[in-house]
RNA sequence: GGGCCCGUAGCUUAGCGGUAGAGCGCCUGCAUGGCAUGCAGGAGGUCACCGGUCCAAAUCCGGUCGGGUCCA
Numbered sequence: 001g002g003g004c005c006c007g008u009a010g011c012u013u014a015g016c017g018g019u020a021g022a023g024c025g026c027c028u029g030c031a032u033g034g035c036a037u038g039c040a041g042g043a044g045g046u047c048a049c050c051g052g053u054c055c056a057a058a059u060c061c062g063g064u065c066g067g068g069u070c071c072a
Stems, first nucleotide, its partner, number of pairs: 001071007010024004018055001026042006048064005
């Protein structure tokens, strides 16, 4: 330098054009003398960034940045 894959909540990730979900973690309440565990509820996301297509983009297209991998 070139090819391919990936970037979504604190972490691991689902979603493949039509209201962004889950598990763990965190907070509150209940149960316990207390902890652990369990149950119920809640907070937390400019979907890496810029532009384009579309009535509508996390999703499609182009570019940039970062990570991984292969080739030279």

The prediction has a mean pLDDT of 84. This is a predicted structure of a 72-nucleotide RNA (transfer RNA) from a Patescibacteria group bacterium. Lineage of the source: Bacteria > Bacteria candidate phyla. Rfam family: tRNA. Rfam classes the family as a transfer RNA.